Molecule: transfer RNA
Organism: uncultured Alphaproteobacteria bacterium
RNA sequence: GGGGGCGUAGCUCAGUUGGGAGAGCGACGGCUUUGCAAGCCGUAGGUCGUCGGUUCGAACCCGAUCGCCUCCA
Repeated sequence: GGGGGCGUAGCUCAGUUGGGAGAGCGACGGCUUUGCAAGCCGUAGGUCGUCGGUUCGAACCCGAUCGCCUCCA
């Protein structure tokens, strides 16, 4: 320098008709316990890497760009 993959909550990851942003774990609160853990219920937590384009509408399609991984040179 070129090819491919990945980037979504604090962590690990889902998300196919283009229209609801989600799960588990973690955090916080409540119930329960003499207390802790476990369990149950609930709450908070998001620039869907960034910028632009297409579209009535984009995490999802297109272009550019940044970061990481990998292959080739």